[in-house]
RNA sequence: ACGAGUGUAGCUCAGUUGGAAGAGUACAGGUCUGAUACACCUGUGGUCGAGGGUUCAAAUCCCUCCGCUCGUA
Numbered sequence: 001a002c003g004a005g006u007g008u009a010g011c012u013c014a015g016u017u018g019g020a021a022g023a024g025u026a027c028a029g030g031u032c033u034g035a036u037a038c039a040c041c042u043g044u045g046g047u048c049g050a051g052g053g054u055u056c057a058a059a060u061c062c063c064u065c066c067g068c069u070c071g072u073a
Stems, first nucleotide, its partner, number of pairs: 001072007010025004019056001027043005049065005
């Protein structure tokens, strides 16, 4: 340089006919315990990498850019 993949909660990841975001874990509180831990219950947590476009409506489709990974040279 060219090609491919990837970017969503603190972390690991779901989310494809475009209809407005979820799980596990972590964290906080509660039940339990003499006290922890475990277990169970509840809750907090997101500019969906950035900007623009299409659309009544975009994490999802299109364009540009950025980060990371792999491959070719």
Source information: Transfer RNA from an uncultured Lachnospiraceae bacterium, 73 nucleotides, folded computationally. The prediction has a mean pLDDT of 82.